[in-house]
Model confidence (mean pLDDT): 75 of 100. The RNA shown here (Bacterial RNase P class A) has 367 nucleotides. It matches the Rfam family "Bacterial RNase P class A". Its family is annotated with ribonuclease P activity, tRNA processing and dimeric ribonuclease P complex in the Gene Ontology. The sequence was found by an Rfam model in a public genome assembly.
RNA sequence: UCUGCCACGUGGCUAACCGCUGGUUCCGCAAGGGACGAGAGGAAAGUCCGGGCGGCAUAGGGCAAGUCAGUUGCUAACGGCAACCAAGAGUAAUCUUAGGGAAAGUGCCACAGAAACGACACAGCCGAAGCCCCAAAAGGGCUGGCUAUGGUGAAAAGAGUGGGGUAAGAGCCCACAGGUUCUGCAGGUGACUGCGGAGCGAGGUAAACCCUGACUGCUGCAAGGAGAUACAUCAACAAUAGGUGCCCGCCGUUGGUGUAUCAUAAGAACCGCUUGAUCCGCCGAGCAAUCGGCGGGCUAGAUAGAUGGUUAGCCGUCUGCAAUAAAAUGCAGAUGACAGAACCCGGCUUACAGCGUGACAGACACU
Repeated sequence: UCUGCCACGUGGCUAACCGCUGGUUCCGCAAGGGACGAGAGGAAAGUCCGGGCGGCAUAGGGCAAGUCAGUUGCUAACGGCAACCAAGAGUAAUCUUAGGGAAAGUGCCACAGAAACGACACAGCCGAAGCCCCAAAAGGGCUGGCUAUGGUGAAAAGAGUGGGGUAAGAGCCCACAGGUUCUGCAGGUGACUGCGGAGCGAGGUAAACCCUGACUGCUGCAAGGAGAUACAUCAACAAUAGGUGCCCGCCGUUGGUGUAUCAUAAGAACCGCUUGAUCCGCCGAGCAAUCGGCGGGCUAGAUAGAUGGUUAGCCGUCUGCAAUAAAAUGCAGAUGACAGAACCCGGCUUACAGCGUGACAGACACU
């Protein structure tokens, strides 16, 4: 320098004027007015996962159903994150993995193919054994033996190479290599790794049912605070209604429906509501995720939804013209990514113009 790989930052700026939503404060009897200060994001999004918080038993047991799945750790929790292990891809940096069980059972394996799992063998190999043709041999045929080779296929009977063996063949036998189950020693918290010993010959599929283990009560801020009283009617007196998909258990004397009145009102307003697993800085522990200590800060709270608009200057990009050898430069115009709070938080996923930073790998060149 080029190519690649990983992790990040930023996300137009400034001023004036006119507006909008909260807060504090001042003036005013009030209506209202003034001043000061604050006012979207890295994803506020999708609402996918987890939690806080609220209500229902301070949420109990079982079944069903659902989710997850290497190990260790982190965390309030997680299906998240970190480190590691294994397998795979890459020269490498690095990346990917729905990564428990196919030796409990069941199912399935399209098309092609003879056959898709109790091998009914298409082509092919053999003619050993038995029988037949032939006088006999040679040869041929039938019963038969085989699956090495070919073909089909994602996969072909599931152990590769070499040797032996045979009529032909085959783990049929042997040696080595490899797989798998059990097991010994060493290392590691562990997944696992290394070196041995003994046995075994088992197709694939669990993102099919299923088995194993772990977890999950229901409902969501339109939660909830939050309705009260009276009357009528229905159900119920120890077993019904309601509280959870079902059962048990628990709560419970009340519960459902309708009408009327009351609560400033029937339109709604208030609280919940933004001080929180919070943010920033420093120090410490840890490979890291993360945790601890100290100091400092307060940073939207709307309710059909405020956080905006105009003008000017600057910045970036693009276009045109001028300039120039080419640029620099000047003038004019256009344009400024994705998007936007709605109880809060931790994640995941998805979207994102342009600009910028750092680490690492490979190749080439120079020192």